[in-house]
Molecule: transfer RNA
Organism: Candidatus Saccharimonadia bacterium
RNA sequence: UCCUCAGUAGCUCAGUGGUAGAGCGAUCGGCUGUUAACCGAUUGGCCGUAGGUUCAAGUCCUUCCUGGGGAG
Numbered sequence: 001u002c003c004u005c006a007g008u009a010g011c012u013c014a015g016u017g018g019u020a021g022a023g024c025g026a027u028c029g030g031c032u033g034u035u036a037a038c039c040g041a042u043u044g045g046c047c048g049u050a051g052g053u054u055c056a057a058g059u060c061c062u063u064c065c066u067g068g069g070g071a072g
Stems, first nucleotide, its partner, number of pairs: 001071007010024004018055001025043006048064001050062003
């Protein structure tokens, strides 16, 4: 320098152009002698940056940034 994959909640990850979700976590409550476990509720996000396409973009296109892998 080039190719490729990834970047979404505190963490691990889903998400087929049409309302952004799950599990874990955290908080509160229930259960009980207490803790753990279990159950319920709550809490959660400018979807890496900047633009573009579109009635509508996490999703498509371009640029840049960060990380993994590969080529020279």